This is a predicted structure of a 517-nucleotide part of an RNA (small-subunit ribosomal RNA, 5' domain) from an uncultured bacterium.

[in-house]
Context: one part of a larger RNA
């Protein structure tokens, strides 16, 4: 000198764009953050329409009763709604950086060792049956959370059967081509195994199998990736083989047996520290530092463990177990997880609103209308940063007054002020008023922007002045009080302390502290 997610002191007019718990991965009140589909299904409810309907009746009941021509009640149709079954989505999006020195990340390869819902393309198919069950009704247990029993019922829920071009598996002598190899590709035989679901507003939307693609993922390898030797030996599933199990798949991933290997001064092991990168800061570069915001990858979701479902999880707002903590309890037992958005307490030098909207972009569901979306778009707060603008312009010497100083003559403040003339950026007032939206739909927002009237009015501070280093005098103080980045000032004329006048620098900021180059 530059830089910062900064903080502190003094000061503070406006706008745009960014940015804001770096500490306790500490604990959390409250609200919201993942739903959707009635065009998969059976019920319930409301409304409307049509038809039927009669007091000796109907429906209902707490058995007293209540309602019914202003139509009770029944049937059908339609619209709306939705607790349950079912489908898809809750594996994305959002947060955090605890752990991790590792194939975690970066980079370059490999899979002849792999999977892939939704999407795209092509081929083929969709025949015919069955038994349940939730909701519901009744009963039981329980304070509750909830649980159990009996009975009824539907489906694109579940289970058989049929069919099998192609597919999987098994068997068997093969042919051709290819590969470093276990082998791979193509062709051909037999046996065996496994599918399906319908809905419709008739436009479509779906279902099943196979092949290919796309997308997403999984695994393996080369190289690179902090410090310590005052850590030198480490390791028993350890290293390899054979056979099996398991997986989407290779593999000690797991297991039985066999062998005794394997790693290490080219730093193993151990310990400490740490998410990695694109980048960012600095620097002429080489390098050094750093990893906030934005983007990619990874890991985690109170702590530890486990699997289930599923195309995908060992799953932040799913399940089970254990632990700590908090809450409810009828003491028998239950409920919870903000490192989502706001917000609270605490910690701290320090970091914001319990805001608006789904209008846009994107995501989930749906045929769609649409619903949901604290993603996102916006607004609010903070000079936290960068950038822009303003706080007036011209003229004005009686060089006014005041103040400071003085050799008492003057000098400085100083064209500075006053005065006169002008302008209106910003703010304020009044009027108009968007784009962002494809037909409709605008949170932002009466915002941006435009126009008009009108007053210099509403808007300047901070640090420094001994040298480094731009800028000097007076008074006070008297090694005191104090200053200080270094050198050093102060003990009676201090340009170095304090105040004043003046000056220098930067400016809505200026200084200080911390950290990096």
């Nucleotide at each position: 000198g530059g830089a910062u997610g900064a903080a502190c002191g003094c000061u503070g007019g406006c706008g745009g764009c960014g940015u804001g718990c770096u500490u306790a991965a500490c604990a959390c009140a409250u609200g919201c953050a993942a739903g959707u589909c009635g065009a998969a299904c059976g019920g319930g409810g409301a409304c409307a329409g049509a038809g039927g309907a009669g007091g000796a009746a109907g429906u209902u009941u707490u058995c007293g009763g209540a309602c019914u021509a202003a139509g009770a009640c029944c049937u059908c149709u339609g619209u709306c709604u939705u607790a349950g079954u079912g489908g898809c989505g809750g594996a994305c999006g959002g947060g955090u950086g605890a752990g991790u020195a590792a194939c975690g990340c970066g980079u370059g390869g490999g899979u002849a060792a792999c999977c892939u819902g939704c999407c795209c393309u092509g081929c083929a198919c969709a025949g015919g049956g069955g038994g349940a069950u939730a909701c519901c009704a009744c009963c039981u247990g329980g304070a509750a959370a909830c649980a159990g029993g009996u009975g009824c019922u539907a489906a694109a829920a579940c289970c058989g059967c049929a069919u099998a071009a192609g597919c999987g598996c098994a068997c068997g002598a093969g042919a051709g081509g290819c590969g470093c190899a276990u082998g791979c590709c193509u062709c051909g035989g037999u046996g065996u195994g496994a599918a399906a679901a319908a809905c419709u507003c008739c436009g479509g939307u779906g279902g099943c199998g196979c092949a290919g693609g796309a997308u997403g993922g999984a695994c393996c390898c080369g190289c690179g990736u902090c410090u310590g030797a005052u850590u030198a030996g480490g390791c028993a599933g350890u290293u390899g083989g054979c056979g099996g199990g398991g997986u989407a798949a290779c593999g000690g991933c797991c297991c039985a047996c066999c062998a005794a290997a394997c790693c290490g001064a080219c730093g193993a092991u151990c310990a400490g520290u740490a998410g990695c990168c694109g980048g960012c800061c600095u620097g002429a570069g080489a390098g050094g530092g750093u990893g906030a915001a934005c983007g990619g990858c990874c890991a985690c979701a109170u702590u530890g463990g486990g699997a289930c479902u599923g195309a995908g999880a060992c799953a932040c707002g799913g399940c089970c177990c254990a632990a700590a903590c908090u809450c409810c309890u009828a003491c028998g037992g239950g409920a919870g997880g903000c490192a989502g958005c706001a917000g609270u307490g605490g910690g701290g030098g320090a970091u914001a609103u319990u805001g608006c909207a789904c209008a846009a972009u994107g995501g989930g569901g749906g045929a769609a209308a649409c619903c949901c979306u604290g993603a996102u778009g916006c607004a609010g707060c903070g000079a936290c940063g960068c950038c822009g603008c303003g706080u007036g312009a011209g003229u004005g010497a009686a060089g006014a007054a005041g103040u400071a100083u003085u050799u008492c003559g003057g000098u400085a403040u100083g064209u500075a002020g006053a005065g006169c003339u002008c302008u209106a950026u910003c703010a304020g007032c009044a009027g108009g008023g968007a784009a962002g939206a494809a037909a409709g739909a605008g949170a932002c927002g009466g915002u941006a922007c435009c126009u008009g009237a009108g007053u210099a009015a509403g808007a300047a501070g901070c640090c420094c002045c001994g040298g480094c280093u731009a800028a000097c005098u007076a008074c006070g103080u008297g090694c005191c009080a104090g200053c200080a980045g270094c050198c050093g000032c102060g003990g009676u004329a201090a340009u170095a302390c304090g105040u004043a006048g003046g000056g220098g620098g930067c400016a809505a900021g200026c200084g200080u502290u911390a950290u990096c180059c």